Model confidence (mean pLDDT): 75 of 100. This is a predicted structure of a 96-nucleotide RNA (Bacterial small signal recognition particle RNA) from an Acidiferrobacterales bacterium. It is recorded under the gene name ffs. Of the family's consensus pairs, 88% are formed in the model.
RNA sequence: GCUCGCUACUACAGUGACGAUAGGUUGUGAACCCGGUCAGGUCCGGAAGGAAGCAGCCGUAGCAGCUGAAGCGGGUACUGAAUUCAAGCGGACUGC
Numbered sequence: 001g002c003u004c005g006c007u008a009c010u011a012c013a014g015u016g017a018c019g020a021u022a023g024g025u026u027g028u029g030a031a032c033c034c035g036g037u038c039a040g041g042u043c044c045g046g047a048a049g050g051a052a053g054c055a056g057c058c059g060u061a062g063c064a065g066c067u068g069a070a071g072c073g074g075g076u077a078c079u080g081a082a083u084u085c086a087a088g089c090g091g092a093c094u095g096c
Stems, first nucleotide, its partner, number of pairs: 001093001003091005012080005018073002023067006034059004042051003
C1' cells in the first nucleotide's frame, strides 16, 4: 500500500422495561351563578288549573385514590440484518 474480519455511532425491524395519558372503577361532589324531579310553602285564577321554585333525591362538571392500555413518549435495554464514514485491533499478500 492492498485485502479480509471484528468493534463504536446513527437510522431501520422485533421484543421487553420505564413514564405519563385515554379508558375502567371507588369515594367525594357545585349554598346560589350545572341539569332533571321538585314535598312544604309562595304567586296568578271565582273555579278548573297554571307559573316560578327552596330543601331533599338522582345525575353531571370538578377533585382525590386504585387500576391502567394492543395506543403515545424517549439521552430506556437487548437482539437481528444492511450500508457508509471515522477511530482502533487482528490475519494474509506486496514494496521500502